This is a predicted structure of a 73-nucleotide RNA (transfer RNA) from Fibrobacter sp.
[in-house]
RNA sequence: GCCCCCAUAGCUCAGCUGGAUAGAGCGCGCCCCUCCUAAGGGCGAAACCUGCGUUCGAAUCGCGGUGGGGGUA
Numbered sequence: 001g002c003c004c005c006c007a008u009a010g011c012u013c014a015g016c017u018g019g020a021u022a023g024a025g026c027g028c029g030c031c032c033c034u035c036c037u038a039a040g041g042g043c044g045a046a047a048c049c050u051g052c053g054u055u056c057g058a059a060u061c062g063c064g065g066u067g068g069g070g071g072u073a
Base pairs, nucleotide, nucleotide: 001072002071003070004069005068006067007066010026011025012024013023019056028044029043030042031041032040049065050064051063052062053061
């Protein structure tokens, strides 16, 4: 250089047949429980890498960019 894959809460991941309020576990905050802690229970905050396009509608499809991983001379 060329080719392929990946990018969603703080972390690890689902969601990708285009459509409802974007979910889970761990973590974090508050509360309950307890003599205290842990465990357990309830509630809450928190995210679609970026620009453009297609569409009535995009996390999802297309193109470019950025970052990461792999293959190859």
The sequence is in RNAcentral, with records from ENA.